Notes
The RNA shown here (c-di-GMP-I riboswitch aptamer) has 92 nucleotides and comes from a Deltaproteobacteria bacterium. Model confidence (mean pLDDT): 84 of 100. Its Rfam family is "c-di-GMP-I riboswitch aptamer". From the family's description: GEMM was predicted in a large-scale screen for bacterial structured RNA regulatory elements.

RNA sequence: UUCGCUGAAGGGCAAACUAUCCGAAAGGGUAGGACGCAAAACUUCCGACCUACGUUCUCCGAACUGGAGAAUAUGGUAGCGGGGCUGCUAAG
Numbered sequence: 001u002u003c004g005c006u007g008a009a010g011g012g013c014a015a016a017c018u019a020u021c022c023g024a025a026a027g028g029g030u031a032g033g034a035c036g037c038a039a040a041a042c043u044u045c046c047g048a049c050c051u052a053c054g055u056u057c058u059c060c061g062a063a064c065u066g067g068a069g070a071a072u073a074u075g076g077u078a079g080c081g082g083g084g085c086u087g088c089u090a091a092g
Base pairs, nucleotide, nucleotide: 005092006091012037013036017032018031019030020029021028022027035079042084043083045082046081047080048077049076050075054072055071056070057069058068059067060066
């Protein structure tokens, strides 16, 4: 000096829920609020999961800007896991 583990101090983030706004939805922003978090900072590259406006197909209907079902991410989850990248810390 670097990596890993334990971990003090100062600080940081903020689940559920509530209000409001955005969105077709999933979900997200802001304010309140703390379940937790040493990367719960950033990044959809890989896997997983959630959603399906639109699109495609099938069926019903008998015709209309109709209804139902299936598939689909180009939408999301970084607080699902892995990868990438950056980063605070006395002492052992």